[in-house]
Molecule: THF (Tetrahydrofolate) riboswitch aptamer
RNA sequence: CAAAGAGUAGCUUUGGCGCGUAAAGUGUCAUCGAACGGGACGUUGUCGAUGAACGAAAGGAAAGAAAGCGUUUCCUGCGGUGCCAAGGCGCGUCCGCUAUC
Repeated sequence: CAAAGAGUAGCUUUGGCGCGUAAAGUGUCAUCGAACGGGACGUUGUCGAUGAACGAAAGGAAAGAAAGCGUUUCCUGCGGUGCCAAGGCGCGUCCGCUAUC
């Protein structure tokens, strides 16, 4: 010098374990704030706080009980549900890093 490669935030699939189903969570909007390849600029996305509006799928079995309601446990569902693991995906420009010639 050349042509390659790796790595962020995070997204997704599968599995496991939970939470809710007496409605929290998720999702939407507004304001403020935070982090975001090793560096600079920037994009996309993410997270937190506050506020607002919206809003859901339950069914069965057992225990116990005189019986019913309710209660507890389990099973099957349901929720744009949480966490973990593995797989897949995952920076635009310049510099840097890795290895090769």